[in-house]
RNA sequence: ACCGAAGUAGCUUAAUGGUAGAGCAACUGUUUUACACACAGCAGGCUGUGUGUUCAAGUCACACCUACGGUA
Numbered sequence: 001a002c003c004g005a006a007g008u009a010g011c012u013u014a015a016u017g018g019u020a021g022a023g024c025a026a027c028u029g030u031u032u033u034a035c036a037c038a039c040a041g042c043a044g045g046c047u048g049u050g051u052g053u054u055c056a057a058g059u060c061a062c063a064c065c066u067a068c069g070g071u072a
Stems, first nucleotide, its partner, number of pairs: 001071004006066002010024004018055001027041004048064005
């Protein structure tokens, strides 16, 4: 330099262009002398940045950023 794939909650991740969900973690409560386990509940995202297409974008297009793999 070129090619590929990725970026969504603290972490791991899901999501036919049509209300962004889940598990773990955290927090609260029950339980316990206390901790852990278990059970119940709550909160946490404007989806890497920007622009565009569309009635509507996490999803499609373009540019850029970050980390990674490959070729030379």
This is a predicted structure of a 72-nucleotide RNA (transfer RNA) from Lepraria finkii. It matches the Rfam family "tRNA". Rfam links the family to the GO term triplet codon-amino acid adaptor activity. RNAcentral holds the sequence, with entries from ENA. The organism belongs to Lepraria, within Eukaryota. The coordinates come from a structure-prediction model, not an experiment, and the mean pLDDT is 81.